[in-house]
RNA sequence: AACUGAAAAAGGCAAAUCCAGCCAAAGCUGGAGGCGCAAAGCCACGGGUCCUCGCCUCCUUCGCGACGCCCUGUCCGAAGGGUUCAAGAUAGCCGGGCUGCCUGU
Numbered sequence: 001a002a003c004u005g006a007a008a009a010a011g012g013c014a015a016a017u018c019c020a021g022c023c024a025a026a027g028c029u030g031g032a033g034g035c036g037c038a039a040a041g042c043c044a045c046g047g048g049u050c051c052u053c054g055c056c057u058c059c060u061u062c063g064c065g066a067c068g069c070c071c072u073g074u075c076c077g078a079a080g081g082g083u084u085c086a087a088g089a090u091a092g093c094c095g096g097g098c099u100g101c102c103u104g105u
Stems, first nucleotide, its partner, number of pairs: 002105002005102001012037002017032006035092001041098003045095003048090003054085001057082007065075003
């Protein structure tokens, strides 16, 4: 330096769940916990998945709303829902990049 994880040592990390906090949510942080992990250390670069505060657009409903008044219609606003995009999340979904302990060759 490259490959390797059979056995072992020193250790390391920490899923679900619960508690507390943050967030619109996904999720994140801390504590308890321990399913698992040889990169379950770091990086959202490619793909996947998750989320929907926001933008665009569509649908539905509503309104002492606007178009002088009524109906229709249009517009505006609000609520709910759908879709796309952006943003976000996930490194314990996969690939890729960077780094690293021990063992063996």